The part of an RNA shown here (small-subunit ribosomal RNA, 5' domain) has 497 nucleotides and comes from a bacterium. Rfam family: Bacterial small subunit ribosomal RNA. Its family is annotated with ribosome and structural constituent of ribosome in the Gene Ontology.

Context: one part of a larger RNA
RNA sequence: GGAUGAACGCUGGCGGCGUGGAUAAGGCAUGCAAGUCAAACGGUCCCGUACCACUCGCAAGAGUGGUACGGGACAGUGGCAGACGAGGUACUACAACAUAGGUACGCACCCCGAAGACGGGAAUAACUAGCCGAAAGGUUAGCUAAUACUCGAUAGUCCUUUCGAGGUAAAGAAGCAAUUCGCUUCGGGAGCGGCCUGUGCGCUAUCAGCUAGUUGGUGAGGUAACGGCUCACCAAGGCGAAGACGGCUAGGGGAGCUGAGAGGCUGACCCCCACCGAUGGAACUGAGACACGGUCCAUACACCUACGGGUGGCAGUAGCCGAGAAUAUUCGACAAUGGGCGAAAGCCUGAUCGAGCGACGCCGCGUGCGGGAUGAAGUGCUUCGGCACGUAAACCGCUUUUGCCGGGGAAAAAGUUUAUUGAUGGUACCCGGCGAAUAAGGAGUUGCUAAACUCGUGCCAGCAGCAGCGGUAAUACGAGUGCUCCAAGCGUUAUCC
Repeated sequence: GGAUGAACGCUGGCGGCGUGGAUAAGGCAUGCAAGUCAAACGGUCCCGUACCACUCGCAAGAGUGGUACGGGACAGUGGCAGACGAGGUACUACAACAUAGGUACGCACCCCGAAGACGGGAAUAACUAGCCGAAAGGUUAGCUAAUACUCGAUAGUCCUUUCGAGGUAAAGAAGCAAUUCGCUUCGGGAGCGGCCUGUGCGCUAUCAGCUAGUUGGUGAGGUAACGGCUCACCAAGGCGAAGACGGCUAGGGGAGCUGAGAGGCUGACCCCCACCGAUGGAACUGAGACACGGUCCAUACACCUACGGGUGGCAGUAGCCGAGAAUAUUCGACAAUGGGCGAAAGCCUGAUCGAGCGACGCCGCGUGCGGGAUGAAGUGCUUCGGCACGUAAACCGCUUUUGCCGGGGAAAAAGUUUAUUGAUGGUACCCGGCGAAUAAGGAGUUGCUAAACUCGUGCCAGCAGCAGCGGUAAUACGAGUGCUCCAAGCGUUAUCC
């Protein structure tokens, strides 16, 4: 000199774009953050239309009940999605990551191709009736549906095979219909993932020996798949000063800072990968999890309780407490982009888009411009003559960036047949009006290092990055005036080059 997710002191006008819990992976009140589909299904309730029955009425009609159709809402069964997205960096020195290769493998949704979808069955939630419980919730009996479950048939482009043969599938819905959306099997694609190998990737020898599923083989089990992955038996191997084993520290990379470069340091924001979800363990479901807002067990903590028993997990978004030098709103909207579900309309989306707060950073703009000398007043200094602040002010003329007021007013919007649809926002921007009006400080001034005088103090009070200043004329302390450097900032501290 440059840099920072900074903090602290003094000061502070505006805008744009970024950025903001680095410490306690400490604990959390409250709201929201993952739902959706009635075109899979049986129901319940409400509304409307039509018809039927009954009652009242001479009739028109009114009321009650039932059936059918249409619309709306809803708990439940069922399907898909909750494995993505969002967060954190605790663990991990290697099962990670980066890079270069490999294959004993898998794949829901999507695309392409080929073929198929026949016949039956038993349940169960909802619901009804009853019972237990403070609650959370549970239980008995009965009824019912399906794209839920299940049996049989069929069987090739599938699987097994001793090549004789054996085995294995399906579901419907909407529509007047055409047809569309689904279902089953096989093959291919796209993309994603699993697994394996080489190389690279901190400090420490005041860690020198480490290892029993350990190293290899045979066989079996297991897996989507190879494999000590697991097991039985057999052999005695395997690793190590090119640092095994142990200890400490640490997520890795793209990248960032600095530097002429080589290098050194770092791993905030953004992107990729890995891992984690109070702590430890486990499996279930599923194409995919050993699953942040799923389940079970244990532990600690916290909460409710009728003391019998229950409930919870912010390292999602806001917000609170705590610790800390220190880090924001319990905001708006799904308008856009993207995601889930749906035939669609649409619903959900603290992803996201926006707004708010903080000079935390970078960039831009402004705090006026021209004229104006009896060099006014005032202040400081003075050799008392004067000199400086200083064209600075006053005063005259001008301008209006910014500000305030008024008028107009976007792009971002395409999709969908049309119609319609903007949170931001009456914002940006444009036009008019008003009036110099609304806007300057901080640090330094002995040398390094740009900039000095006076007063106060008297080794005191104090300064200080280093050298060093201060003990009666201190350009070094404190104040005033001047000056210097930066400027909405300026200094200090911390850290890196």